[in-house]
Small-subunit ribosomal RNA, 5' domain from an uncultured bacterium, 525 nucleotides, folded computationally. Model confidence (mean pLDDT): 84 of 100.
Context: one part of a larger RNA
RNA sequence: GAUUGAACGCUGGCGGCAUGCUUUACACAUGCAAGUCGAACGGUAACAGGUCUUUCGGGAUGCUGACGAGUGGCGAACGGGUGAGUAAUCGAUAGGAACAUAUCCAGUAAUGGGGGAUAACGCACCGAAAGGUGUGCUAAUACCGCAUACGCUCUUAGGAGGAAAGUGGGGGAUCUUCGGACCUCACGUUAUUGGGGUGGCCUAUCGCGGAUUAGCUAGUUGGUGGGGUAAAGGCUUACCAAGGCGACGAUCCGUAGCUGGUCUGAGAGGAUGAUCAGCCACACUGGGACUGAGACACGGCCCAGACUCCUACGGGAGGCAGCAGUGGGGAAUUUUGGACAAUGGGGGCAACCCUGAUCCAGCCAUGCCGCGUGAGUGAAGAAGGCCUUCGGGUUGUAAAGCUCUUUCGCGAGGGAAGAAAAGGCUCUGGUGAAUAUCCAGGGCAUGCUGACGGUACCUUGAGAAGAAGCACCGGCUAACUACGUGCCAGCAGCCGCGGUAAUACGUAGGGUGCGAGCGUUAAUC
Numbered sequence: 001g002a003u004u005g006a007a008c009g010c011u012g013g014c015g016g017c018a019u020g021c022u023u024u025a026c027a028c029a030u031g032c033a034a035g036u037c038g039a040a041c042g043g044u045a046a047c048a049g050g051u052c053u054u055u056c057g058g059g060a061u062g063c064u065g066a067c068g069a070g071u072g073g074c075g076a077a078c079g080g081g082u083g084a085g086u087a088a089u090c091g092a093u094a095g096g097a098a099c100a101u102a103u104c105c106a107g108u109a110a111u112g113g114g115g116g117a118u119a120a121c122g123c124a125c126c127g128a129a130a131g132g133u134g135u136g137c138u139a140a141u142a143c144c145g146c147a148u149a150c151g152c153u154c155u156u157a158g159g160a161g162g163a164a165a166g167u168g169g170g171g172g173a174u175c176u177u178c179g180g181a182c183c184u185c186a187c188g189u190u191a192u193u194g195g196g197g198u199g200g201c202c203u204a205u206c207g208c209g210g211a212u213u214a215g216c217u218a219g220u221u222g223g224u225g226g227g228g229u230a231a232a233g234g235c236u237u238a239c240c241a242a243g244g245c246g247a248c249g250a251u252c253c254g255u256a257g258c259u260g261g262u263c264u265g266a267g268a269g270g271a272u273g274a275u276c277a278g279c280c281a282c283a284c285u286g287g288g289a290c291u292g293a294g295a296c297a298c299g300g301c302c303c304a305g306a307c308u309c310c311u312a313c314g315g316g317a318g319g320c321a322g323c324a325g326u327g328g329g330g331a332a333u334u335u336u337g338g339a340c341a342a343u344g345g346g347g348g349c350a351a352c353c354c355u356g357a358u359c360c361a362g363c364c365a366u367g368c369c370g371c372g373u374g375a376g377u378g379a380a381g382a383a384g385g386c387c388u389u390c391g392g393g394u395u396g397u398a399a400a401g402c403u404c405u406u407u408c409g410c411g412a413g414g415g416a417a418g419a420a421a422a423g424g425c426u427c428u429g430g431u432g433a434a435u436a437u438c439c440a441g442g443g444c445a446u447g448c449u450g451a452c453g454g455u456a457c458c459u460u461g462a463g464a465a466g467a468a469g470c471a472c473c474g475g476c477u478a479a480c481u482a483c484g485u486g487c488c489a490g491c492a493g494c495c496g497c498g499g500u501a502a503u504a505c506g507u508a509g510g511g512u513g514c515g516a517g518c519g520u521u522a523a524u525c
Base pairs, nucleotide, nucleotide: 001525002524003523004522006521007520008519009518010517013371014370015369016368017367018366020363021329026327027326028325030324031323032322035074036073037072040071041070043067044066047065048064049063050061051060052059053058081282082281083280090207091206092205093204094203095202096201099199100198101197104195105194106193107192108191109190110189111188112146114144115143121136122135123134124133125132126131152161153160154159166187167186168185169184170183171182174181175180208254209253210252215245216244217243220242221241222240223239224238225237226236227235257279258278259277260276261272262271263270264269284305285304286303287302288301307318308317309316310315335361337360338359339358343357344355345354346353347352374404375403376402377401384395385394386393387392408466410461411460412459413458414457418452423446424444425443426442427441428440429439430438469514470513471512472511473510474495475494476493480509481508482507483506484505490497491496
């Protein structure tokens, strides 16, 4: 000099854009942060409507819109947080072969015929609660057989084995037990092939310090057989062999998430890893598996432990390193805000619902950037202050006065973009028996949606009006005098000042530097 996720002191007008627990991975009150689908299902607790009834603040009826609880599907493995652990089971880069893959895209072939349950619900019962038991009824895209079996799997190559589910919209004939069958379209379902993206695995190189850590290793190193995994492999097991690593630093100890990057520097380097992005690890502590395409799962389960809470003492409940917020720790770090309008995600045919992701607003000069605090004129060089050699000098064109302007702020009026959709109507094409339906593309004086927010911005009104401080002035280092003090009080980054004329302490006047900031402290180059 540059820099910072900074803090502290003094001071503080506005705006834009960013950042904001670096310490206790300490403990957490409260609210919210993952739901959705009635076009899978039996149904109807609430609300609204319809119908019936009439003991009228009533009753009945799932008939309709819808829908609590329940069965079922998909999601919950994403998104969000933190950096404790980890020096390699990780990261970066470059390669590799023995793999998996829900949803998505493209293709092929199917979607036939049956069965038994069970929750909800009713009844009875246990428990303080959390919750649970028995019995009876019922549905499905829940569950289980049968049939069929290709490109699928296994194979001793002969064979053997293995699927499925329907729902909704529309409809001209035909049939009908008037429910529908049947046809068609859409969404599904089953098997399988290829792709895409994603993930698992292996190898090499590189990735902090210590030798006052020199030897380490028994599933250890390799082989064979068995097992296991989606998959290679001592991954595991039995047997056999005796190997494997190491001064090119094994093992041990300490420290640490890694990277793109960031800061500094002419560079080489050094330091660092907040925000943003990629990867990894973790979710009260330790262990374990279940479900599933995917987890050994932050807001799932089981066991153990510590802690907290409830209890009728028998037993139960919980996990903010999600967003806010509280206590504690600390020099120190924000609101228990708004909205799903946009972007994205989950579910759904869709309408739509959910979303503390996100977008916004709030707080803080924490940082960067921009603007303002007025402009011109004005010598009687006013008054006052300070200094003085008492002549004067300086503050100083500074002020006053005169003439102007009105950014920003304040008041008044107007007022966006961010909105594209979805829906409606219509045209064309495809599908199709069809002018249904559905899908694709196009059109419209069609139509609805904005948290921010009456915000940005524009116009206008008044009036210099509302807006300057901080540090320093011995040398380094830009900037000097007076008074007070008298090795005292004090200053100080280094050298050093102060013991009676201190440009070094304190105050004042003046000056210098930076300026909504300025200094100090800490830290890096």